[in-house]
């Protein structure tokens, strides 16, 4: 220098050919319990790595770019 994979909640990850961003775990509050743990319910936590484009509408399509890993030269 070229190519590929990954980047989404604090963490681990899903997201189906474009149509309201989710789960587990963790955190907080409540219920339960003599107390704790466990269990149940609820809440908070996201500019979907960044910028731009296409579109009525983008995590998803296109371009550029950053980081990590792998391969080639």
């Nucleotide at each position: 220098g070229c190519g590929g994979u990954a980047g989404u909640a604090a963490c681990u990850c899903a997201g189906u050919u474009g149509g309201u961003a989710g789960a587990g775990c963790g955190u907080u509050a409540g219920c339960c319990u003599u107390c704790c743990a466990a269990g149940c319910u609820a809440a908070a936590a996201g500019u979907c790595g960044a910028g731009g484009g296409u579109u009525c509408g983008a995590a998803c399509c296109c371009c550029u770019u950053c980081u990590a890993c792998c391969g080639c030269u």
This is a predicted structure of a 73-nucleotide RNA (transfer RNA) from a Clostridiales bacterium. RNAcentral holds the sequence, with entries from ENA. The source organism's lineage runs through Bacteria, Bacillati, Bacillota, Clostridia and Eubacteriales. Its mean pLDDT, the model's own confidence on a scale to 100, is 82. Its Rfam family is "tRNA". Its family is annotated with triplet codon-amino acid adaptor activity in the Gene Ontology.